[in-house]
RNA sequence: CGAACGGUUCCCUAGGGUUCCGCGAGAUUCGGCCGUGCGAGCCGGAUCCGGUCUGGACCGAGAGGGAACGCGCGACCGCACGGGGCGGCCGCGUACACGGAGGGACAAAAGCCCGGGAGUA
Numbered sequence: 001c002g003a004a005c006g007g008u009u010c011c012c013u014a015g016g017g018u019u020c021c022g023c024g025a026g027a028u029u030c031g032g033c034c035g036u037g038c039g040a041g042c043c044g045g046a047u048c049c050g051g052u053c054u055g056g057a058c059c060g061a062g063a064g065g066g067a068a069c070g071c072g073c074g075a076c077c078g079c080a081c082g083g084g085g086c087g088g089c090c091g092c093g094u095a096c097a098c099g100g101a102g103g104g105a106c107a108a109a110a111g112c113c114c115g116g117g118a119g120u121a
Stems, first nucleotide, its partner, number of pairs: 007069006015059002020056002022053001023050002026048008070094005076088004096116001098119001102114003
């Protein structure tokens, strides 16, 4: 300096925002109740606004957790073979890992994706 490999999916968490649900102070408006009328009050609905709203739901880790599978090695068993293959089952292994800015998707954001990137040791 370069190459290959560092596995996949699911569940969960750290974290994340605001489409939907819910919640919320105010504004507008509709209906109902009370009332002689104006008007005020109360109840319910719709629209605007709010994630600096605990939530439901949602997104969610290479370097977080768990599970299954896969892969490598080995023993045993069965089939087959005579250049040693296929299947079952069991055991072991599947290491290490500091990291921007900026951009991207979904409604939006993020430890998601670009990315085991650029860089650093």
Guanidine-I riboswitch aptamer from Cohnella zeiphila, 121 nucleotides, folded computationally.
The coordinates come from a structure-prediction model, not an experiment, and the mean pLDDT is 80.
The sequence is in RNAcentral, with records from Rfam.